RNA sequence: GGGCGGGUAGCUCAGUUGGUUAGAGCGCGACGUUGACAUCGUCGAGGUCAGGGGUUCGAGACCCUUUCCGCCCACUA
Repeated sequence: GGGCGGGUAGCUCAGUUGGUUAGAGCGCGACGUUGACAUCGUCGAGGUCAGGGGUUCGAGACCCUUUCCGCCCACUA
């Protein structure tokens, strides 16, 4: 330098053919249960969907670009 995959909650990840509201598990907080803890149950908080631009009535998803991570290839005598 070229190609491919990925970046969505604190962590690990879903998100279908572009459309109900952005979700799950774990974690966190409160309450219930207990003598207490754990477990379990109920409720809750937590998101610029990596950044910017575009297409569209509508974008996490499609297009362009930038950036970061991983893998492969090539080059560097």

Transfer RNA from a Dehalococcoidia bacterium, 77 nucleotides, folded computationally.
Rfam family: tRNA. It is annotated as a transfer RNA.
The RNAcentral record of the sequence draws on ENA.
The prediction has a mean pLDDT of 81.